[in-house]
Predicted 3D model of a 92-nucleotide RNA (c-di-GMP-I riboswitch aptamer) from Candidatus Fraseribacteriota. RNAcentral holds the sequence, with entries from Ribocentre. It matches the Rfam family "c-di-GMP-I riboswitch aptamer". From the family's description: GEMM was predicted in a large-scale screen for bacterial structured RNA regulatory elements. Model confidence (mean pLDDT): 87 of 100.

């Protein structure tokens, strides 16, 4: 140094839920709060999942408006997996 993750030290992050705000929604910023996390640090490249303002098609209706179902990401999830980059400590 790399791989790896025992002990300990210094610490770090922050699930659910609640509040303000943003958003059509998923979800996100901030505050509170801790389920947990050795990368629960950063990145949407691959897979997967979530949402559907909007678009397409079908049905109800039949001037139609509207309603409803399915599909589609340009939206989202890094605390879903893989991958990339960076990082504290140091036993086997």
């Nucleotide at each position: 140094a790399u791989a790896c993750g025992a002990a300990a030290a210094g610490g770090g992050c922050a699930a659910a839920c609640c509040c303000c705000g943003g958003g059509a929604a998923a979800c996100c910023u901030g505050g509170g709060g801790a389920c947990g996390c050795a990368a629960a640090g950063u990145c949407a490249c691959a897979g997967g999942c979530c949402u559907g303002c909007g678009c397409u098609u079908g049905c109800c209706a039949a001037g139609g408006a509207g309603g409803u179902a399915a599909g589609c990401a340009u939206g989202g999830c890094g605390g879903c997996u893989g991958g990339a980059c960076u990082g504290c400590c140091g036993a086997a």